Transfer RNA from a Candidatus Microgenomates bacterium, 74 nucleotides, folded computationally. The sequence is in RNAcentral, with records from ENA.
């Protein structure tokens, strides 16, 4: 340099043929329970969906460019 793949919450990931509010588990905060802790129950916070642009009534999803990482080829 070329090709392929991945990028969504602090971590691991899901997200259907583009459609109504962006989710799960763990972790975190608070409450309850306890002599106290752990476990458990209940509630909550946390996201510019890697970045910019485009298509569309509507984009995490489609198109283009760029960035990071991984694999292969040279």
């Nucleotide at each position: 340099g070329c090709g392929c793949g991945u990028g969504u919450a602090g971590c691991u990931c899901a997200g259907u043929u583009g459609g109504u509010u962006a989710g799960a588990g763990c972790a975190c905060u608070u409450c309850a329970c306890u002599g106290a802790u752990a476990a458990u129950u209940a509630a909550g916070a946390g996201g510019u969906c890697g970045g910019a642009g485009g298509u569309u009534c509507a984009a995490g999803u489609c198109c283009c460019c760029c960035c990071a990482c991984g694999c292969g080829c040279a």